[in-house]
């Protein structure tokens, strides 16, 4: 000097998931989600309950017919390093957990959440903004 692997800081990046105060516990601002009138929607009833966060549903096949689970193979949809929108065209992801029979929308008003994970590169074209330069 070179290469891994750890730890700390910075930066940056997915994300609502950042900021301020405090010794801590906690508090307050920003964001996000929920719940909840009128209008308007719906209005035969309907446990095979339903409904929420989230991109993460739906179909196949097999393992045992169904249902649960598993496995595999698609597929709604999502992420790939300024940003939005269109074409191509690659490569991954397609989980999880809540509430507890009850949730259309919803002003007022109530309630929660603010974990987490990376530091990789496959991008080429239009277009029309940021920003940086002269």
């Nucleotide at each position: 000097c070179g290469u891994g692997c750890u730890c700390a800081c910075a930066c940056g990046c997915u994300u609502a998931a950042u900021c301020c105060c405090g010794c801590a516990a906690g508090g307050g601002a920003g964001c996000c989600g929920g719940g909840g009138a009128a209008c308007c929607a719906c209005c035969a009833a309907a446990u095979u309950g339903g409904g929420g966060u989230g991109a993460a549903u739906c179909g196949g096949a097999c393992g045992u017919u169904c249902u649960u689970c598993g496995u595999c193979c698609g597929u709604a949809g999502g992420a790939a390093a300024c940003c939005u929108u269109c074409c191509u065209g690659u490569u991954c992801c397609g989980a999880a957990c809540c509430c507890g029979u009850c949730a259309g929308c919803u002003a007022a008003c109530c309630c929660g959440g603010u974990a987490g994970g990376c530091g990789a590169g496959a991008a080429g074209g239009a277009a029309g903004g940021a920003a940086a330069g002269g």